Transfer RNA from a Candidatus Omnitrophota bacterium, 73 nucleotides, folded computationally.

[in-house]
RNA sequence: GCCGAUGUAGCUCAGCUGGUAGAGCAGCUGAUUUGUAAUCAGCAGGUCGGGGGUUCGAAACCUCUCGUCGGCU
Numbered sequence: 001g002c003c004g005a006u007g008u009a010g011c012u013c014a015g016c017u018g019g020u021a022g023a024g025c026a027g028c029u030g031a032u033u034u035g036u037a038a039u040c041a042g043c044a045g046g047u048c049g050g051g052g053g054u055u056c057g058a059a060a061c062c063u064c065u066c067g068u069c070g071g072c073u
Base pairs, nucleotide, nucleotide: 001072002071003070004069005068006067007066010025011024012023013022019056027043028042029041030040031039049065050064051063052062053061
């Protein structure tokens, strides 16, 4: 330099060929317990890597760019 994959909550990952973002674990509160853990109920947490574009509507489509991983030279 070229090709491919990937980037979504603190972490691991979903998100159906565009319809307004979820799960598990972790965290917080409460219940239970002599107490802790476990269990149960609830709560909070996200400019979807960044800029621009298409569209009534973008995590998704187009474009530029950045990070990570792999391959080729």

It was read from a public genome assembly.
Rfam family: tRNA. Rfam's curators write: Transfer RNA (tRNA) molecules are approximately 80 nucleotides in length.
The coordinates come from a structure-prediction model, not an experiment, and the mean pLDDT is 81.